[in-house]
């Protein structure tokens, strides 16, 4: 200085007007209630304080927490997850470490139990791709023919039988490597290193790891983000839940199961509780309060911890709309502002995004 990897924070600023919504003071005017007034509770207007969308608010993909089924349940079925170990209210998230890709590296992704429980699948080429298997070859006998010869020994071709997969070829992959004996010729058919399977010994809390021992000639691969097997989890339905308040109607018609039946918040069988349920057609209301924001809350410090985190102290309280609130002008600055708006609340992971600041590391080149 270049070129990348990774973790943090910002999210257009200031000043002025006018203006939204929530809550609070203070004034004015009213309503209602009753113990009849400096009582209580509401309503409107006016003037002030004071707060006011996000790093993802987005997807609705996971976890919850809360509410209601609900006065028990238990299987199987279905779904989710999948190395070890720990965080964590929990999770498919996080963090660490193992192994196996990618990268020169810093760093990163990973649908990471089983193929010896079955069962399915592999295109083409190839003899043959899983109950494997002979195209060229290579060996052994025989018959024919040729050649040569003292000879039925020898050589060469053809055919017929039988042996073999070592060398060649096909393919992403060919049924362990090599080396040496051995054979008719070959082959773990022996043997030596290697490789691999099983046991075991060291480390390590474990996944594993190991230039440690012993045994075995030992295979016939791959696939499970195919079915399966196996481990560990798991009720359901939502704030349009659910509660209270006032309002209105038609205590309506048919129909159909009907106690050996119904019903009871996914399916299915048992159990338990209750005693009625459904299906069509029609009529009436759908206002208004609260659920609604004190949380597994947030900032800081100080111990543990390699960290995710945990303990404990201090300090704070950061929007609650309901056709949905935070805008508009004007000036001035500058990195010229992308992606984008809370609706019951956190805790994740995925998406999408203009700049513009800090920190850590890695590789290259120069120069001291």
């Nucleotide at each position: 200085u270049g070129a990348g990897u990774u973790g943090g924070c910002c999210a257009g600023a200031c000043a002025a007007u006018c203006g939204c919504u929530g809550u609070u003071u203070u004034c004015a005017u009213g309503u209602u209630a009753c113990u009849u007034g400096u009582u209580a509770a509401g309503a409107u207007g006016a003037a002030g304080g004071u707060a006011g969308a996000g790093g993802a608010a987005a997807g609705u993909c996971c976890g919850g927490g809360c509410u209601c089924c609900a006065a028990a349940g238990a299987g199987c079925a279905a779904g989710g997850u999948g190395c070890c170990a720990g965080g964590u209210a929990a999770c498919g998230c996080c963090u660490g470490g193992g192994g196996g890709g990618c990268g020169u590296a810093a760093g990163u992704c990973c649908a990471c139990g089983g193929a010896a429980a079955g069962u399915g699948c592999a295109g083409c080429a190839g003899a043959a791709a899983a109950u494997a298997a002979a195209c060229c070859g290579c060996c052994u006998a025989a018959a024919c023919u040729g050649g040569a010869u003292a000879a039925u020994a020898c050589c060469a071709g053809c055919u017929u039988a039988g042996g073999u997969a070592a060398g060649g070829g096909u393919g992403a992959a060919a049924u362990g490597g090599u080396g040496c004996g051995g054979u008719a010729a070959g082959a773990g058919c022996g043997c030596a290193c290697c490789g691999c399977a099983u046991g075991g010994g060291u480390g390590g809390u474990a996944a594993c790891a190991u230039u440690c021992c012993a045994u075995g000639g030992c295979a016939u691969g791959g696939u499970a983000a195919a079915c399966c097997c196996c481990g560990c989890c798991u009720g359901g339905a939502g704030c349009a839940a659910g509660a209270c308040c006032a309002a209105a109607u038609a205590g309506g018609a048919a129909c159909c199961c009907u106690a050996u039946g119904g019903u009871g918040u996914g399916g299915c069988u048992c159990g338990c509780a209750c005693u009625g349920g459904g299906u069509u057609c029609g009529g009436g209301u759908a206002g208004g309060u609260u659920g609604c924001a004190u949380g597994a809350g947030g900032u800081u410090u100080a111990u543990g911890g390699u960290g995710a985190c945990a303990u404990a102290g201090a300090c704070c309280c950061a929007a609650g709309a309901u056709g949905a609130a935070u805008g508009g002008u004007u000036g001035u600055c500058c990195a010229c502002g992308a992606c984008a708006g809370a609706a019951c609340c956190c805790g994740g992971c995925u998406u999408a995004u203009c700049g513009g600041c800090c920190g850590a590391c890695u590789c290259a080149c120069a120069u001291u």

About this RNA:
Model confidence (mean pLDDT): 78 of 100. The RNA shown here (Bacterial RNase P class A) has 368 nucleotides and comes from an SAR86 cluster bacterium. Rfam family: Bacterial RNase P class A. Rfam describes the family as follows. Ribonuclease P (RNase P) is a ubiquitous endoribonuclease, found in archaea, bacteria and eukarya as well as chloroplasts and mitochondria. By type it is a ribozyme. It was read from a public genome assembly, where an Rfam model found it. Of the family's consensus pairs, 97% are formed in the model.